[in-house]
Context: one part of a larger RNA
């Protein structure tokens, strides 16, 4: 000199854009942060309409619309947080072969016929609660056989094994009392092949300090066989052999998430890894598996432990390193805000619902950038202050006065863009028996804004609403007076102060920065 996720002292007008627990991976009150689908399914409830019974306002049946606890599906493995652990099961770069893949895309082949349950509901109980037990009934895209098998799997090549589910819309002829059959479209389901993206595994090279750590290792190193896995492999096991690593630093100890990058520097290098992006690890502590395409799973389960809470003492409940917020620790770090309008995600045919992701707003000079605190004129060089050789000098065109301007602020008026998709619809094309329906495309139309009446524009009055901080001995830009008298004090280094101190304190003056200025800490 540059820099910082900074803090502290004094001061403080505005805007834009960023950033904001670096310490206790300490403990957490409260609210919210993952749901959705009725176009998978049977019920319940509400409303409306029709019909029957009839005590005329109740009950039964049917239909439609809405709603929903439960069964079922998909999601919950993403998104969000943190950096404890980890010196290599990590990360970075370059390669590899023995793998998996829900949703998505492109093909091929199918989607036939049956069965038994169960929740909800009803009922009888147990328990303080959390919750649980028995009985009876019922549906499905839930579950299980059978049939079939182009691909597929196993094989001793003879053979053997293995699947599925329906739902919604429309309709001319024919059948049917009707529902519907039937036809057709959309979507789903099953099998298989390929793709895309994603993931699991292996190797090489690189990746902090300590030798006052020199030897380490028995599943250890390799082989054979088996088991296991989606998959290679001592991954695991049996048997056999005695290997494997290490001064090119094994082992041990300490420290640490890694990279893109950031800061500095002419560079080489040094230091760092906040914010943003990629990867990894973790989710009260330790262990374990279940479900699933995917987890050994932050807001799932089980066991153990510590802690907190409820209890009728028998037993139960919990996990903010999600967003806010509280206590504590600390020099120190924000609102218990708004909205799904946009972007993105989950579910759904869709309408839509959910989304503390996200977008916004709030707080903080924490940082960077920009703007302002007025401009011109004005010598009697006013008054006052300070100094003085008492002549004067300086503050100083500074002020006052006069003439202007109105950024910002205040008031008033106007006022974007972020929003066009989804939706409706004229056409055209596709599918089709079809001018229904559905799908695609070009046009047309309408709705939707949290921020916020915000940005921006116009007008009005009015210099009005806005300057401080550090320093002035040398380094280092900037000097005098008084007070003090090795005292009080200053100080980054050299050093000042013991009676004329440009070095302490105050004042006047000056210098440097400026909504900041200094100090401290830290890096180069």
């Nucleotide at each position: 000199g540059a820099u910082u996720g900074a803090a502290c002292g004094c001061u403080g007008g505005c805007g834009g854009c960023a950033u904001g627990c670096u310490u206790u991976a300490c403990a957490c009150a409260u609210g919210c942060a993952a749901g959705u689908c009725g176009a998978a399914c049977g019920g319940g409830c509400u409303u409306u309409g029709g019909g029957g019974g009839c005590u005329u306002g109740c009950u039964c049946c049917c239909a439609a619309a809405g709603u929903u606890a439960g069964u079922g599906g998909c999601g919950a493995a993403c998104g969000g947080g943190u950096g404890a652990g980890u010196a290599a099961u990590g990360c970075a770069u370059c390669g590899g072969a023995a793998c998996g893949u829900a949703c998505c895309g492109u093909g091929u082949a199918a989607u036939g016929g049956g069965g038994g349950a169960u929740a909800a509901c009803c009922u009888a109980c147990c328990g303080a609660a959390a919750g649980g037990u028995g009985g009876a009934c019922u549906a499905a895209u839930a579950c299980c056989g059978c049939a079939u098998a182009c691909g597929c799997c196993c094989u001793g090549a003879g053979g053997g094994g293995g699947a599925a589910a329906g739902a919604g819309g429309g309709g001319g002829a024919u059948c049917g009392c009707a529902a519907g059959a039937c036809c057709u479209c959309u979507u789903g389901u099953u099998a298989u092949a390929c793709g895309a993206g994603c993931g699991g595994c292996c190797g090489a090279u690189g990746u902090c300090g300590g030798a006052u750590u020199a030897g380490c290792u028995a599943g250890u190193u390799g082989g054979u066989g088996a088991g296991g896995u989606a998959a290679a492999g001592g991954c695991u096991c049996a048997c056999c052999a005695a290997g494997g690593c290490a001064a090119c630093g094994a082992u041990c100890c300490g420290u640490a998430g890694c990279g893109g990058g950031u800061c500095u520097g002419a560079g080489a290098g040094g230091a760092c890894g906040a914010c943003c992006c990629g990867c990894c690890a973790c989710a009260c502590u330790g262990g374990g598996a279940c479900u699933g395409a995917g987890a050994c799973a932050c807001g799932g389960c089980c066991c153990a432990g510590a802690c907190u809470c409820c209890u009728a003492c028998g037993g139960g409940a919990g996990g903010c390193a999600g967003c806010a917020g509280u206590g504590g620790g600390g020099a120190a770090u924000c609102u218990u805000g708004g909205a799904c309008a946009a972007u993105g995600g989950g579910c759904g045919c869709a309408a839509g619902c959910c989304u503390g992701a996200u977008c916004c707003a709030g707080c903080a000079a924490u940082g960077c950038c920009g703007c302002g605190u007025g401009g011109g004129u004005g010598a009697a060089g006013a008054a006052g202050g300070c100094c003085u050789u008492c002549g004067g000098g300086u503050u100083g065109u500074a002020a006052a006065g006069c003439c202007c301007u109105u950024u910002u602020g205040u008031c008033a008026g106007g006022g974007a863009g972020c929003a066009a998709a989804u939706c409706c619809u004229u056409g055209u094309g596709g599918c089709u028996a079809a001018u229904a329906a559905c799908c695609a495309c070009c046009g047309g139309g309408g709705a939707u804004g949290a921020g916020a009446g915000u940005a921006c524009c116009u007008g009005a009055a009015g210099a009005a609403u806005a300057a401080g901080g550090a320093c002035c001995g040398g380094c280092u830009a900037a000097c005098u007076a008084c007070g003090u008298g090795c005292c009080a004090g200053c100080a980054g280094c050299c050093g000042c102060g013991g009676u004329a101190a440009u070095a302490c304190g105050u004042a006047g003056g000056g210098u440097c920065c400026a909504a900041g200025c200094g100090u401290u800490a830290a890096u180069c």